[in-house]
The prediction has a mean pLDDT of 84. A computed fold for a 477-nucleotide part of an RNA from Casuarina equisetifolia subsp. incana, annotated as small-subunit ribosomal RNA, 5' domain. It matches the Rfam family "Bacterial small subunit ribosomal RNA". Rfam links the family to the GO terms ribosome and structural constituent of ribosome.

Context: one part of a larger RNA
RNA sequence: AGAUGAAUGUUGGCGAGAUGCUUAACACAUGCAAGUCGGACGGGAAAUGGUGUUUCCAGUGGCGGAUGGGUGAGUAACGCGUAAGAACUUGCCUUUGGGAGGGGAACAAUAGCUGGAAACUGCUGCUAAUACCCCGUAGGCUGAGGAGCAAAAAGAGGAAUCCGCCUGAGGAGGGACUCGCAUCUGAUUAGCUAGUUGGUGAGGCAAUAGCUUACCAAGGCGAUGAUCAGUAGCUGGUUUAAGAGGAUGAUCAGCCACACUGGGAUUGAGACACAGCCCAGACUCCUACGGGAGGCAGCAGUGGGGAAUUUUCUGCAAUGGGCGAAAGCCUGACAGAGCAAUGCCGAGUGGAGGUAGAAGGCCUACAAGUUAUGAACUUCUUUUCCCGGAGAAGAAGCAAUGACGGUAUCUGGGGAAUAAGCAUCGGCUAACUCUAUGCCAGUAGCCGCGAUAAUAUAGAGGAUGCAAGCGUUAUCC
Numbered sequence: 001a002g003a004u005g006a007a008u009g010u011u012g013g014c015g016a017g018a019u020g021c022u023u024a025a026c027a028c029a030u031g032c033a034a035g036u037c038g039g040a041c042g043g044g045a046a047a048u049g050g051u052g053u054u055u056c057c058a059g060u061g062g063c064g065g066a067u068g069g070g071u072g073a074g075u076a077a078c079g080c081g082u083a084a085g086a087a088c089u090u091g092c093c094u095u096u097g098g099g100a101g102g103g104g105a106a107c108a109a110u111a112g113c114u115g116g117a118a119a120c121u122g123c124u125g126c127u128a129a130u131a132c133c134c135c136g137u138a139g140g141c142u143g144a145g146g147a148g149c150a151a152a153a154a155g156a157g158g159a160a161u162c163c164g165c166c167u168g169a170g171g172a173g174g175g176a177c178u179c180g181c182a183u184c185u186g187a188u189u190a191g192c193u194a195g196u197u198g199g200u201g202a203g204g205c206a207a208u209a210g211c212u213u214a215c216c217a218a219g220g221c222g223a224u225g226a227u228c229a230g231u232a233g234c235u236g237g238u239u240u241a242a243g244a245g246g247a248u249g250a251u252c253a254g255c256c257a258c259a260c261u262g263g264g265a266u267u268g269a270g271a272c273a274c275a276g277c278c279c280a281g282a283c284u285c286c287u288a289c290g291g292g293a294g295g296c297a298g299c300a301g302u303g304g305g306g307a308a309u310u311u312u313c314u315g316c317a318a319u320g321g322g323c324g325a326a327a328g329c330c331u332g333a334c335a336g337a338g339c340a341a342u343g344c345c346g347a348g349u350g351g352a353g354g355u356a357g358a359a360g361g362c363c364u365a366c367a368a369g370u371u372a373u374g375a376a377c378u379u380c381u382u383u384u385c386c387c388g389g390a391g392a393a394g395a396a397g398c399a400a401u402g403a404c405g406g407u408a409u410c411u412g413g414g415g416a417a418u419a420a421g422c423a424u425c426g427g428c429u430a431a432c433u434c435u436a437u438g439c440c441a442g443u444a445g446c447c448g449c450g451a452u453a454a455u456a457u458a459g460a461g462g463a464u465g466c467a468a469g470c471g472u473u474a475u476c477c
Stems, first nucleotide, its partner, number of pairs: 002476003006473005014346002018342001019340002021305001026303003030300003035063003040060002043057006070258003079183001081181002084178002088175003093171007101135004111124003115120001140149003155162002184230003191221003196218008233255004237248004260281005283294004311337001313336003319333001320331004350380004360371003385414006394404001421466005426447003432461005442449002
C1' cells in the first nucleotide's frame, strides 16, 4: 500500500445493487413458518316452503410433513475433495409388455352411557370405502427335481374418455456401499489393539462386510509417526502476492453433521425424523396435588452475553414447492418494503464573469504580503430539492390477475435555492508561521519533542491530503 460480516471518535444531502449476532449450540413471552384432497368413504351442520341442489366440516382413507428454511456444537473421519469400482435400492416422472375373477369380516366418526380439574380416556351398539382379509388365476422368485412362496381398486362423466390400481423389463434423476491419493499442531504422547486381524459354519441386511455370533488360527497397526492429546465442519471459493506461496472458509453454490441433553425404535420408497412417537435427565409452565404441557441452531421479536449486528412489516403479483381432475388452498421458501454510510459504485453540494486587488482575520521589517476571484455584485443553469400533471415493464395462453407502487420514468412550474467534513503539517511524509506554556501541561507508529525565541504540546491564521466521508483500533497478506 491492499483487505474486512468489522468496532469506535467525529461529520453527514441523494440514488442503484449488496451485506447485517463473528460473542452464549444461552434461556425464550407472543404471532405466524405444512398442509391438501368431498372427483376415495360413511356421517354431521347450514341455506332453500318441499323435491332437487349448493356450501362447510370433526372422523376413516390417500399423498405430502425425509423437501424447503436454520445452525456449525460434534467430527482429524472415506467427513470432505478428487479419481475409480461392484454386491444393491429407488415413491413421484418416463418407455414398453401383461392383468384387475369371486367373496368376507371389522374399526372410527355419528348415537348412548361413563371416568377426569385438565390433558385425555373407558364401555355398549351401528356403519362405508381407493382402509383390511380370504379363495382363484398369471407373469415372477427359490430349487437339480419333487415342491413351496405369491397380485390388484375403484372414482368422475350422458358418452367419448379422463384419472387411478396390480405386476414384469428398462430409462432418468436420487440414495446406500467399497477403494487409490490428498486433508492442521504436538515425540516434553512410542508403543497400540481380543471382535482385535484372518478363516469356516450360522444369523442378519436393499446389498458387500466381524455387521453379529459359535469354533479355529495368532494375527493387525506403528519413526513413511500408530496410539494419545490439542484445535477444527470440508470444498468451489475469498484475500494478499509479479508469481511460488501465505492467510481464510461471512454472504452465494455443493457435500456432511446437528435440532433442549442422552438413548431407542415405529411408519414409510426414503428418517432412526427441527415445528412426529417412546424412555431417561436438566430446565420452564399449569394443577383441584391425583397428574399433565413444552422445546425459535425457521421468520419477526424479548432477556442475557458482548466493542458489535435490523421490522413482533407487505404479498403470494412473479419464480419454485406440497395437495387436488380442476377451480383453488397452503407456502416467514421466495418476491418486496423498513432500519444501519456496514462496505462498493454513481451523481451532487453550482457554472461563467467579477479589482475599488473591498471589509474583517493573520502576519509585518509598518512599505507591504496573504486569506483572495474567494465573498459581495452581474448573468446563466436546475443534476438534486419542493409543488402539480401523466404514468409503466415485470403478466405467461383470448380475457382477467401487480405486494412492490401512484414506485421508476416522462412532463409543467419555482428558486442557487436543501447539501462539507475529517485528519495531518520535525524526519520517514505532501503541507509553516504567530501566540500561550516552560521537563509543567502535554505529545508519541518509530526516531523522539517539551527545562523562557517549541515549524513536534495547546489555540489561531495559513497550507497539504482524502472526501459523504475522514481518522483511530483490531486482524490478515